[in-house]
Molecule: c-di-GMP-I riboswitch aptamer
Organism: marine sediment metagenome
RNA sequence: GAUAAAGGCAAAUCGUUAGAAAUGACGAGACGCGAAGCCACCGAUCUUCCCCCCUUAAGAGGGUCAGAUAGCGGGGCUACCGAA
Numbered sequence: 001g002a003u004a005a006a007g008g009c010a011a012a013u014c015g016u017u018a019g020a021a022a023u024g025a026c027g028a029g030a031c032g033c034g035a036a037g038c039c040a041c042c043g044a045u046c047u048u049c050c051c052c053c054c055u056u057a058a059g060a061g062g063g064u065c066a067g068a069u070a071g072c073g074g075g076g077c078u079a080c081c082g083a084a
Stems, first nucleotide, its partner, number of pairs: 001081001008033002013028006031071001037077003041074003044069004051063003
């Protein structure tokens, strides 16, 4: 960072599966992506089984711990091409 070249990844949705859930994995499928390659360090957003508080017929609600999203942003590391 290109009306380039060689390629790559793969949203939603559907099927199967793991999980309490968010969500993940595999297959089909392509919305898009110059890092949509990797990392939970910072911010942000999402989940709430167990436990504690409150409360009820049952629940709902709040808190702690824990988890998730890298295709939310920042940051770190690595990689192909080489025009203006």